[in-house]
Context: one part of a larger RNA
């Protein structure tokens, strides 16, 4: 360097846009510095390897062949691959006509519940637990009715239902806006696939600054428990959790399954759409497109995958290379920090 691998043994980057670079349909046509031929030149010599001779043998020293896989000129081939030119329409884009949907952003709205707070009724309790206890109550709690206030979430619909690149994403409702399917099609003509940096976007928590704070709820405090209890279990209770902005940049960011494309038995659910038929408030075939399940073949160490593949294949990233030292340390680079990011060695089993 080849050549092995990546669901769970080490190993898929959190995801996505995209430079630069790989890679890249179906045809004519040319041309050729990739590619294939053949010629000629060069590839010192020795040395290694084949075959022979010389020292009594060998080592040694010596003839002669191969080889030196290279490069440099020339003639020639033109299928593959570049290029240049020209043409297709299957990739891929439009374009018309439908559909779904918790995609996203803003504004507005409701009602249930919790909590206070005011006012009635009403008494001794309440609450809590495994038993308590500490808390609240005769300055009237709990409970109940009626008012009124404030945050934050959206019962049931709801569903291995739907959307979303991936984090995620559910009360109603307007308004603005991404992307997807399906069905036609008389457009465009290869535009494409991937994508080193790069750049954006990213769930909790965490940070600044400014606002809110009902209920929850780290820390703290107390009451149990207990041999002790810096915990489970009760009882307060701050931060936070929530809004605007601006960092942060991690996750079991999980399908522990990079993304793209094409091939390869079947059943049976389920969502959006279309197409035909019928005894048309519906059912039955078909089909596309997603989402389970079982499974055939084949694949795996095995589990188990099995058309949403872990199968059979191509293209391009990105990773792995014994265990612990360590996701450490030092330097970069990033950040207000908190740290995050690339990332070892000694020295040990």
């Nucleotide at each position: 360097c080849u050549g092995g691998g990546c669901g769970u043994a080490a190993a898929g980057g959190g995801c996505g846009c995209g430079u630069a670079g790989g890679c890249g349909g179906c045809u004519u046509c040319a041309u050729u510095a990739g590619u294939c031929a053949g010629g000629c030149g060069u590839g010192a010599a020795a040395a290694u390897c084949c075959u022979g001779g010389g020292c009594u043998u060998a080592a040694c020293c010596u003839g002669g062949g191969g080889a030196c896989u290279g490069c440099g000129c020339u003639u020639g081939a033109u299928a593959c691959g570049g290029u240049g030119a020209g043409g297709c329409u299957u990739g891929a884009g439009g374009a018309u006509g439908g559909a779904a949907g918790a995609g996203g952003c803003u504004c507005g709205u409701g009602g249930a519940a919790u909590u206070c707070c005011c006012a009635g009724u009403g008494u001794a309790g309440a609450g809590g637990u495994g038993a308590a206890a500490u808390u609240c109550g005769u300055a009237g709690a709990u409970a109940u009715u009626g008012g009124g206030a404030a945050g934050a979430a959206c019962a049931c619909c709801g569903g291995u239902g739907g959307c979303g690149a991936a984090g995620g994403c559910g009360g109603c409702g307007a308004g603005c806006u991404g992307g997807u399917c399906c069905a036609u099609u008389a457009c465009u003509g290869a535009c494409g696939c991937u994508g080193a940096g790069g750049c954006g976007c990213g769930a909790c928590a965490g940070c600044g600054u400014g606002g809110g704070g009902a209920g929850c709820a780290a820390a703290c405090a107390g009451g149990a428990u207990u041999a002790g209890a810096u915990a489970c279990c009760c009882u307060g209770g701050u931060a936070g959790u929530c809004c605007a902005c601006g960092c942060c940049g991690u996750a079991a960011a999980c399908g522990a399954u990079g993304u793209g494309c094409g091939c390869u038995g079947g059943a049976u659910g389920u969502u959006g759409g279309g197409u035909g038929g019928c005894c048309u408030a519906g059912c039955c075939a078909c089909u596309c497109a997603g989402u389970g399940u079982c499974g055939u073949a084949g694949c795996c160490a095995a589990c188990g995958c099995g058309a949403u593949a872990a199968g059979c294949g191509c293209a391009c990233c990105g990773c792995c290379u014994g265990g612990g030292g360590a996701g450490u340390a030092c330097g970069g680079c990033c950040g207000c920090a908190a740290g995050g990011u690339u990332g070892a060695a000694a020295c040990u089993c």
This is a predicted structure of a 349-nucleotide part of an RNA (small-subunit ribosomal RNA, central domain) from Muricoccus roseus.
Lineage of the source: Bacteria > Pseudomonadati > Acetobacterales > Roseomonadaceae > Muricoccus.
It matches the Rfam family "Bacterial small subunit ribosomal RNA". Its family is annotated with ribosome and structural constituent of ribosome in the Gene Ontology.
RNAcentral holds the full RNA, with entries from Rfam.